This is a predicted structure of a 72-nucleotide RNA (transfer RNA) from a Candidatus Anderseniibacteriota bacterium. Taxonomically the source falls in Candidatus Anderseniibacteriota (Bacteria, Bacteria candidate phyla).

[in-house]
RNA sequence: GGCGGGGUAGCUCAGUGGUAGAGCGAUGGACUCAUAAGCCAUAGGUCAUGGGUUCGAUCCCCAUCCCCGCUA
Numbered sequence: 001g002g003c004g005g006g007g008u009a010g011c012u013c014a015g016u017g018g019u020a021g022a023g024c025g026a027u028g029g030a031c032u033c034a035u036a037a038g039c040c041a042u043a044g045g046u047c048a049u050g051g052g053u054u055c056g057a058u059c060c061c062c063a064u065c066c067c068c069g070c071u072a
Stems, first nucleotide, its partner, number of pairs: 001071007010024004018055001026042004048064005
C1' cells in the first nucleotide's frame, strides 16, 4: 500500500430504516439489631467525525480518524 472486521452508557455487548436497550457497575429506597445477598426504583448516550440518500438513519452510500486481523 491492498483486503476484511470493528468504534453504541463507567465496563462487556445487543439493536441492520420508525421511542436507543440488556447484564455488570453507580446512586437511592424498602427489608435487617446491623452488614451482605436478594428485591424495587433512579440517573447516566453529540450511537467515532463530517457529508449524502430518505418523510424518517445506530442501521444504507461516500470521505476522514482510531483499533484488530490477513496479505504484499
Its mean pLDDT, the model's own confidence on a scale to 100, is 84.